About this RNA
A computed fold for a 76-nucleotide RNA from a Bacillota bacterium, annotated as transfer RNA. The sequence is in RNAcentral, with records from ENA. Rfam family: tRNA. The family's RNA type in Rfam is transfer RNA. Gene Ontology term of the family: triplet codon-amino acid adaptor activity. Rfam's curators write: Transfer RNA (tRNA) molecules are approximately 80 nucleotides in length.
[in-house]
RNA sequence: AGGGGAGUAGCUCAAGUGGCAGAGCACUGGUCUCCAAAACCAGGGGCUGCGGGUUCGAGUCCUGUCUCCCCUGCCA
Numbered sequence: 001a002g003g004g005g006a007g008u009a010g011c012u013c014a015a016g017u018g019g020c021a022g023a024g025c026a027c028u029g030g031u032c033u034c035c036a037a038a039a040c041c042a043g044g045g046g047c048u049g050c051g052g053g054u055u056c057g058a059g060u061c062c063u064g065u066c067u068c069c070c071c072u073g074c075c076a
Stems, first nucleotide, its partner, number of pairs: 001072007010025004019056001027043005049065005
């Protein structure tokens, strides 16, 4: 330098053909218990890495850019 993949909640990951952003764990409150854990019930938490564009509508399509991983190449 070229090619490919990934980036979404605190963490690990989903999201069909573009149509209300979700799950598990964690966290908070409650029930239970002498207390706690476990179990059960409820709840909070995101403008989807960062810009721009297309569209009535974008996590999804196009484009620029940043970070990480893999492959190829160049210099030493």